[in-house]
RNAcentral holds the sequence, with entries from MGnify.
This is a predicted structure of a 97-nucleotide RNA (SAM-I/IV (S-adenosyl methionine) riboswitch aptamer) from uncultured Allosphingosinicella sp.
The source organism's lineage runs through Bacteria, Pseudomonadati, Sphingomonadales, Sphingomicrobiaceae and Allosphingosinicella.
RNA sequence: GCAUCAAGAGUGGGCCUUGUGCCCACGCCAACCUGCCUCCCCGGGCAAGGUGGCGGUCCCAACGGGACGAUGCGGCCGAGACGGCAAUCAAGCGGGU
Numbered sequence: 001g002c003a004u005c006a007a008g009a010g011u012g013g014g015c016c017u018u019g020u021g022c023c024c025a026c027g028c029c030a031a032c033c034u035g036c037c038u039c040c041c042c043g044g045g046c047a048a049g050g051u052g053g054c055g056g057u058c059c060c061a062a063c064g065g066g067a068c069g070a071u072g073c074g075g076c077c078g079a080g081a082c083g084g085c086a087a088u089c090a091a092g093c094g095g096g097u
Base pairs, nucleotide, nucleotide: 001073002072003071004070005069010026011025012024013023014022015021016019027054028053029052032050033049034048035046036045037044040096041095042094043093056068057067058066059065060064075085076084077083
């Protein structure tokens, strides 16, 4: 700087400073990035890899907008490269050239 903040999803245990707190385990949610579903593009889908989440708050004549805040804009190796590595048991679709 750009996008989103609609919806969704929690139990158990531990700690002390008892807080809208922190930590651990297991579980769940979510398509932001990578990847896959089709060689490419658009749409849609898939929780495998990378993040994140499982209460956003407040304000304004106001069905919208604003402020603050939050999250994302893959990961690892390598001094670096236009270099290399891993990624599903899921989904396996519509349109276009």
Rfam family: SAM-I/IV (S-adenosyl methionine) riboswitch aptamer. Gene Ontology terms of the family: S-adenosylmethionine metabolic process and regulation of gene expression. Its Rfam clan is "SAM clan". A reference for the family is Weinberg et al. (2008), "The aptamer core of SAM-IV riboswitches mimics the ligand-binding site of SAM-I riboswitches", RNA. The model forms 96% of the base pairs in the Rfam consensus.